Molecule: FMN riboswitch aptamer (RFN element)
Organism: Ornithinibacillus californiensis
C1' cells in the first nucleotide's frame, strides 16, 4: 500500500418585502436554497531546468446515487386487516444561447428550468412521519496479502 470484517463520530439549505382574501410563509408579484460519489479547461498552494508533476478545491439541471413512493422474497408479530425487520427490484426532476478555445451542457456572460409524501386556501422553503433513515465522509481495531 491492497482486500475483508467490525467499531466510533459526522452526515441538507431556503419566503426579505408586498398584493388579493374571512382565511394563504401554500395563490399572485417578488425573494431565497442546492445532499453524496464521479467527470472536468476553474482557482489556490507546493515542486521542477521544462511542455509538466503533486495536493486541496471546482456541475441543483452531464453520468451515477440517497431520502420519499411502489413491489417481490424471506423471517417475526397480529383474530383479520395489516405492521415491522432484512435482502433485492422498480418508479423518480430540471439547460439552453452567446463568448473564448484544439477541446466546455462543467469556465465567462446572459436568459431559463427543476424540486417525494401527508396536513392545511393549492407549499422546493411552514408543520409532520423524523430524537427516524441515508448516499457517503473521517478516524480507529482485527485480519489478509
Nucleotide at each position: 500500500g491492497u482486500g475483508u470484517u467490525c467499531c466510533u463520530u459526522c452526515g441538507g439549505g431556503g419566503u426579505c418585502g408586498g398584493g388579493u382574501g374571512a382565511a394563504a410563509u401554500u395563490c399572485c408579484c417578488a425573494a431565497c436554497c442546492g445532499g453524496c460519489g464521479g467527470u472536468g479547461a476553474u482557482g489556490a498552494a507546493g515542486u521542477a531546468g521544462g511542455u509538466g508533476c503533486u495536493u486541496c478545491u471546482a456541475a441543483g439541471u452531464c453520468c451515477g446515487u440517497g431520502a420519499c413512493c411502489c413491489g417481490u422474497a424471506u423471517g417475526a408479530a397480529a383474530a383479520u386487516a395489516u405492521u415491522c425487520a432484512u435482502a433485492c427490484g422498480g418508479u423518480g426532476g430540471a439547460u439552453c444561447u452567446g463568448g473564448u478555445g484544439a477541446a466546455a451542457u462543467u469556465c465567462c456572460a446572459g436568459a431559463g428550468c427543476c424540486g417525494a409524501c401527508a396536513g392545511u386556501a393549492a407549499a422546493g422553503u411552514c408543520u409532520g412521519g423524523a430524537u427516524g433513515g441515508g448516499a457517503g465522509a473521517a478516524g480507529g481495531a482485527a485480519u489478509u496479502u